[in-house]
Source information:
A computed fold for a 376-nucleotide RNA from Beutenbergia cavernae DSM 12333, annotated as Bacterial RNase P class A. The RNAcentral record of the sequence draws on Rfam. Rfam family: Bacterial RNase P class A. Gene Ontology terms of the family: dimeric ribonuclease P complex, tRNA processing and ribonuclease P activity.
Parts: sequence; C1' cells; structure tokens
RNA sequence: UGAGCCGGCCAGGCGGCCGCGUUGCGGGAAACCGCACCGAGGAACGUCCGGGCUCCACAGGGCAGGGUGGUGGGUAACGCCCACCCGGGGUGACCCGCGGGACAGUGCCACAGAGAACAGACCGCCCGCGCGGCCUUCGGGUCGAGCGGGCAAGGGUGAAACGGUGGUGUAAGAGACCACCAGCGUGCCGGGUGACCGGUGCGGCUAGGUAAACCCCACCCGGAGCAAGGCCAGACAGGGAGCGGGCUGCCCGCCCAACGCUCCCGGGUAGGCCGCUGGAGGCGUGCGGUGACGCACGUCGUAGAUGGAUGGUCGCCACCCGGCGCCGGGCAACCGGCACCGGGGACAGAACCCGGCGUAUCGGCCGGCUCAUCCC
Repeated sequence: UGAGCCGGCCAGGCGGCCGCGUUGCGGGAAACCGCACCGAGGAACGUCCGGGCUCCACAGGGCAGGGUGGUGGGUAACGCCCACCCGGGGUGACCCGCGGGACAGUGCCACAGAGAACAGACCGCCCGCGCGGCCUUCGGGUCGAGCGGGCAAGGGUGAAACGGUGGUGUAAGAGACCACCAGCGUGCCGGGUGACCGGUGCGGCUAGGUAAACCCCACCCGGAGCAAGGCCAGACAGGGAGCGGGCUGCCCGCCCAACGCUCCCGGGUAGGCCGCUGGAGGCGUGCGGUGACGCACGUCGUAGAUGGAUGGUCGCCACCCGGCGCCGGGCAACCGGCACCGGGGACAGAACCCGGCGUAUCGGCCGGCUCAUCCC
C1' cells in the first nucleotide's frame, strides 16, 4: 500500500418563522387562550420466542396436544447468550451447523439404471456342449453366432451399487483366505465436571441414506391477554298508543305518582378515570469470573398519545458523491489539504412493560487481528 476478518459507536449541528401533544402556572362561566419545561429508535418494525403484570382455572399424578434436543455454565426465563466438544469451509484472521436415536419397529428413496436393501447381470470375464469358417505337424489351434452354466474383478447408470489397497487363490473370480488401513461393536488404561480425546486388546470381515416421515428417548409447557382488569357515570333519555293507586257504592272532580308494565316509532354512544410508566432501569468505578454474567458503592431522571402529538420550511455550517483544477509529501502505487459547479442525506416511527431473535438501513467513525507485496 492492497485485499479481508471480528468487535464497538454515531444516525447531522445551530438559528429564524409557522405548527402539534402531555404536564405545570396564569386568565376565563365554559369553549378556549397565553407562557414555561419536556417530547421516538437502533431497530420504536415483524409480532417469531421467553418473562413480568392482570383475570379465569387448578390437590397430586396420568393421557392427549405443543415445544426443545452435543456438553457445561449464565439468566426472572428462553428456541437467547458464553465457554468448550464434534463435524464442515477458508492459506489465514475467522465463519457455518435445522448437532439425541436408523442393530425397537414401520414407511420412503424421483430420474437414470440389469439391479435401490438381506438387490442385481446390460456390456464384460470364464467353463462346457454341439455347429460353421480358416489353419494344421491330424494331437489340435483360432474366429463367429447359438444353447447350458459359473463370476461380480473391469466398464456403464446414479446423490447413493452392500468396505479400500496389495497379495494368496482360481477356469475366471470373490473377505473365500491373509496383511495393512478405514469403520462398527466391545473390554481395559490414562486425561477431562462433561460432551469427548489419546493409547491398547478382542470380535465378526462390513453395517446404505432419510427422524424438518411416522415413531422412540430425555426435559419443558394450564388458558387468555391492557379491547387484561378495576372504579365512576350512564344504559332506565325522547315521541306516540293502551293499562294505574287513593278520597267514594258509582260518575264528575280532586289528590298521589310522573314512577311501573306492554306494543310501536326513532335515535345516540364504543363515555370518563385508574391501570400508564421508576424498571430483571441507564451510566461510572471497584471486586469475582477465561467469558456470558454477578456483587458492592456512587450518580442520573428521560414520551405517555387514544384517530392517535414528537412536524414543515428557510438560511448558515459540517458530511458524502460526480465533474474539472490547484498546492504539499512520496521513486511509485498513493496519501493529505484547498477552490468552483451540480446533486444527495437512508431504513423507519412508541401505544402495558422488559429480555432476545430476525429483517430493513444514505453514509461515517474507532479499536483489534489476518494474508499478500515492498522497505529497514
């Protein structure tokens, strides 16, 4: 200098004008007005996982259903995080794993291929039989097609063909047998909390894949969600028709009640308040721990809308990109700075709260590390 890997951080600044929401103060009968403070994010997002909180249910256990899945830790908990193991990728920094069980059982393995699970013979190799051609020293040899049989070494198909290499053996062959290697099962020794690793002996010559197919094993899980849930007010208001009670035996009249019942018409409203934001909280220091994290002390106050506020515009500065140029450094690649013109600023926005994961994002900054080239 170039190419990368890992971790962390920022998400424009200042000012003018206009505007929005909560709260406080002042004014007002009220509607509302004025002033002041404060007012989104790293993901507030998707709502995928886990918890707090609330209501309902609940002795314990089991079935069904769902989830998780190397080991050991962290945590309120997790499908998250940390460390390690195993497997895979990369020269490397480092990255990835949907990582229990396929000798408990069942199912499936497309296409191609002869054959896809206790398989199979298309080409091929070998033997025998008779036939034909050619040659012959008449013993036979060789070639061709046919029939019967043996084999699975070589070729071919496939993602995968029932261990690999070498030898013995054979008509040709084959774990048929032998040596080594791989792998499986099992015993012992050593290390580790453990997953597992290292060494060594024996066995049978060999066991295909798939569990995000059913299934088996171990562990975990009660349901619903702030429209949870609670308080207050109201619903029973309005209009029309019919039916009342008492004073009296009856009618008129008066009084009581405008309440109740039935039918019809006709609306209006998801009313207000609490829950509501101080929490497994942020930051700093020290200690323990490889780490995730924990403990102690100090310090900070920082949104609560409910048709849903947190915005718009202008100016200056800073940043990035493109174009042309200038200056400085350097052998060079290149680095730093300056001026002019034009353009750009993303993804997205709380709605009970918190811990994660995943996804989106114009650009920029910082730290550590790796590889290549060059110089000392």